[in-house]
This record gives sequence, C1' cells and structure tokens, in this order.
RNA sequence: GCGGGAGUGGCUCAGUGGUAGAGCAUCAGCCUUCCAAGCUGAUCGUCGCGGGUUCGAUUCCCGUCUCCCGCU
Repeated sequence: GCGGGAGUGGCUCAGUGGUAGAGCAUCAGCCUUCCAAGCUGAUCGUCGCGGGUUCGAUUCCCGUCUCCCGCU
C1' cells in the first nucleotide's frame, strides 16, 4: 500500500429500512433474624465520527478514525 472483519447502555452481545433490545452489573422495593440467592420495578444509548440516498437509516452508499486478520 491492497483486501476482509469488528465498533450499539458500565461490561458481553442481539437487532438486514418503520418508536433501539437482552443478559450481567448498578439503584429501589419485596422476601429473609442478617447476608447471599430469588421475584418486581427503575436508571443508564448523540448506535465510532462526518456526509449522502430515502417520507423514514443502527440497517443502504461514500469518506474518515480505532482495533483485529490476511496479502504484498
């Protein structure tokens, strides 16, 4: 230099055009003599960044940044 993959709550990951979700974690309540476990609820996201297409983009297109793999 070229090609491919990944980037989404604090963490690990879903989500192939129509209101962004799960588990764990955190907080509150219930339960318990207490703790843990369990049950219920809540909080937490400019979907890496900037543009484009579209009535509408996490999703499609272009550029760019970081990480991983391969080729030279």

A computed fold for a 72-nucleotide RNA from Caldisericum exile AZM16c01, annotated as transfer RNA. Its Rfam family is "tRNA". Rfam's curators write: Transfer RNA (tRNA) molecules are approximately 80 nucleotides in length. Taxonomically the source falls in Caldisericum exile (Bacteria, Caldisericales, Caldisericaceae, Caldisericum).